[in-house]
């Protein structure tokens, strides 16, 4: 300096033009003799900036951050 893949909740992986989804994690409540396990119940997120749509996390453009390859 070029190419490709990828950035989604505190972590981790899904997801696809219209309402974002699981696990685990935080609050609370039942349950127990206690603890742990369970089970109800809330909270938390789509890198950034633009364009295309009637609508963008999705699709294009560019920039950033990380990984792989080449030089």
């Nucleotide at each position: 300096g070029c190419g490709c893949c990828g950035g989604u909740g505190g972590u981790u992986g899904a997801g696809u033009g219209g309402u974002a989804c699981a696990a685990u994690g935080g609050g609370g409540c039942c349950u127990u003799g206690c603890c742990a396990a369970g089970g109800c119940u809330u909270c938390g997120g789509c890198c950034c900036g633009g364009g295309u749509u009637c609508a963008a996390u999705u699709c294009c453009c560019g920039g950033u951050c990380g990984g792989c390859g080449c030089a």
Overview: Model confidence (mean pLDDT): 81 of 100. A computed fold for a 71-nucleotide RNA from a Candidatus Woesearchaeota archaeon, annotated as transfer RNA. The source organism's lineage runs through Archaea, Nanobdellati and Candidatus Woesearchaeota. Its Rfam family is "tRNA". By type it is a transfer RNA. Rfam describes the family as follows. Transfer RNA (tRNA) molecules are approximately 80 nucleotides in length. It was read from a public genome assembly.